[in-house]
RNA sequence: CUUAUCGAGAGUGGCGGAGGGAUCGGCCCAAUGAAGCCACGGCAACCUGCACACAAGGUGCAAGGUGCCAAAUCCGGCGGAGACGGGUGUUGCACUCGCACGCAAGAUGAG
Numbered sequence: 001c002u003u004a005u006c007g008a009g010a011g012u013g014g015c016g017g018a019g020g021g022a023u024c025g026g027c028c029c030a031a032u033g034a035a036g037c038c039a040c041g042g043c044a045a046c047c048u049g050c051a052c053a054c055a056a057g058g059u060g061c062a063a064g065g066u067g068c069c070a071a072a073u074c075c076g077g078c079g080g081a082g083a084c085g086g087g088u089g090u091u092g093c094a095c096u097c098g099c100a101c102g103c104a105a106g107a108u109g110a111g
Base pairs, nucleotide, nucleotide: 001111002110003109004108005107006106011040012039013038014037015036019029020028021027024076025075026074041069042068043067046065047064048062049061050060051059052058073105077103078102079101084098085097086096087095088094089093
């Protein structure tokens, strides 16, 4: 850089000793012990292996390589007017909030 996915799921103990949740803001977590390291356990199924299928980027099983195990990627930014919903003004609609959707940022896999 390209591409796929991201509202599901899964934690205990030891060492450690004040931070952590990417960034900024918010809001949270943390001395009933943060980060980090280690051990064991677990989740998931991207790559991988096997079987079946072969129109397919398919289905199933396994778990070797990664990944992950507070909260929706914890929440948010930009666009959007397509339908819908809420609110305000008002009867022509206008404004505004939310939502689908797209983009950006980030994370992980594969290349």
Molecule: SAM riboswitch aptamer (S box leader)
Organism: Candidatus Enterenecus avicola